[in-house]
RNA sequence: GCGAGCGUAGCUCAAUGGCAGAGCGCCGCACUGUGGAUGCGGUGGUUGUGGGUUCGAGUCCCAUCGCUCGCC
Numbered sequence: 001g002c003g004a005g006c007g008u009a010g011c012u013c014a015a016u017g018g019c020a021g022a023g024c025g026c027c028g029c030a031c032u033g034u035g036g037a038u039g040c041g042g043u044g045g046u047u048g049u050g051g052g053u054u055c056g057a058g059u060c061c062c063a064u065c066g067c068u069c070g071c072c
Base pairs, nucleotide, nucleotide: 001071002070003069004068005067006066007065010024011023012022013021018055025043026042027041028040029039030038048064049063050062051061052060
């Protein structure tokens, strides 16, 4: 330089063009001599960035940035 994949919560990942969710984590309470485990409740987002299409975009299109892999 060329090609491909990925980018969503603190972390790991979901989401058929139609209200962005789960697990872990974190906070509070119960339980416990303390802690852990367990149970209950709560807490979570500029969907990398900028545009476009659409009544409606995490999803489709274009550009761009970052990471990974392959080729040269």

Overview:
A computed fold for a 72-nucleotide RNA from Anaerolineaceae bacterium 4572_5.1, annotated as transfer RNA. The RNAcentral record of the sequence draws on ENA. RNAcentral records the identical sequence in 2 taxa. Its mean pLDDT, the model's own confidence on a scale to 100, is 81. Rfam family: tRNA. Its family is annotated with triplet codon-amino acid adaptor activity in the Gene Ontology.